The prediction has a mean pLDDT of 77. Bacterial RNase P class A from Candidatus Adamsella avium, 343 nucleotides, folded computationally. It matches the Rfam family "Bacterial RNase P class A". It is annotated as a ribozyme.

RNA sequence: GAAAGCAGCUGAACGGUCGCGGGCAGAGAUGCCUGAGGAAAGUCCGGGCACUAGAGGGCAGACCGCCGGAUAACGUCCGGUGCAGGUGACUGUGAGGAUAGUGCCACAGAAAUGAUGACCGCCGAUGGAGCGUUUGCUUACAGGUAAGGGUGCAACGGUGGUGUAAGAGACCACCGGCGAUAUCGAGAGGUAUCGGCCAGGUAAACCCCGGUUUAGUGCAAGGUUGACAGAAAAGCUAAGGUGACCCGCCGUUUUUCGAAAAACCGCUUGAGGCAGCCGGCAACGGCUGUUCGAGAUAGAUGACCGUUUAAAACAGAACCCGGCUUACCGGCUGCUUUCUCUU
Numbered sequence: 001g002a003a004a005g006c007a008g009c010u011g012a013a014c015g016g017u018c019g020c021g022g023g024c025a026g027a028g029a030u031g032c033c034u035g036a037g038g039a040a041a042g043u044c045c046g047g048g049c050a051c052u053a054g055a056g057g058g059c060a061g062a063c064c065g066c067c068g069g070a071u072a073a074c075g076u077c078c079g080g081u082g083c084a085g086g087u088g089a090c091u092g093u094g095a096g097g098a099u100a101g102u103g104c105c106a107c108a109g110a111a112a113u114g115a116u117g118a119c120c121g122c123c124g125a126u127g128g129a130g131c132g133u134u135u136g137c138u139u140a141c142a143g144g145u146a147a148g149g150g151u152g153c154a155a156c157g158g159u160g161g162u163g164u165a166a167g168a169g170a171c172c173a174c175c176g177g178c179g180a181u182a183u184c185g186a187g188a189g190g191u192a193u194c195g196g197c198c199a200g201g202u203a204a205a206c207c208c209c210g211g212u213u214u215a216g217u218g219c220a221a222g223g224u225u226g227a228c229a230g231a232a233a234a235g236c237u238a239a240g241g242u243g244a245c246c247c248g249c250c251g252u253u254u255u256u257c258g259a260a261a262a263a264c265c266g267c268u269u270g271a272g273g274c275a276g277c278c279g280g281c282a283a284c285g286g287c288u289g290u291u292c293g294a295g296a297u298a299g300a301u302g303a304c305c306g307u308u309u310a311a312a313a314c315a316g317a318a319c320c321c322g323g324c325u326u327a328c329c330g331g332c333u334g335c336u337u338u339c340u341c342u343u
Stems, first nucleotide, its partner, number of pairs: 001339010012308007020035006037314001041325002044323005049218005061213005066080005081095001082093004096208002101206002103202003119149002121145003126142002128139004157175006176198002178195007222265004230257007240250003272291008
């Protein structure tokens, strides 16, 4: 210098005019302060909070699934292991068990898992048959053979050699798998040596193993107050209407029910933000200091103008947090890798 890998940051600023939500002050007019995001989104996980149901324990069910840690919790995050990809930085991983058992493996194929496996091919040493005077030839009848071909996603380890009639882990070397032993590690697991031990795939099939778990509904949860009608109950006679009078009815008082697109609470100070120090590789945790940054209910956060070369992307709160996923303008920073050049 070029090309890459990874982790982050930023998400317009200032001024003017008009307007909208919230707060404070004011009798009012009005004034002052404040007002979206990194994803507020998708609503996919996990919690807080609230209500409903639920004695306790178990089974079942559901979910999770390499190991260790973090956390309020998680299917999230951090660190590591194995496998796969990349020259590399690095990235991906739905990664317990197929040697507990059962099931399934279309089509093709002889055969799809007790290999008592032979479709083609190879052999036919040995035995048989035929020929030949003996050690041979022919046949392919018995039989041997999983090396080669063919089928298939997959055919009972692979490559090379020895061996043989032809072959075969039958034997040997290397590679792969499995197991045992030793050793290292907290663990997943690593390394070394030994043993021909050689075992098809599928658990996002049932199942087995280990672990977690009370369920449902979501702030239109839920709580407090409660106007006008209307209804019910208990009273009242001081007065009035009905009536000759009493009861009753009308009336009147209280309470309860009822309930306004009603008011208030929930509602935003919280597992909060920022800075420093300490512990930890890290996720994260602890301590100290400091700070308060929307709260509507038909739902505000907008419009126009000027300057900055240009003002643009994705998009907008609705109970609150922690994640994941997805979308995104223009730019910037740090660390690392590979190649090339110069000294």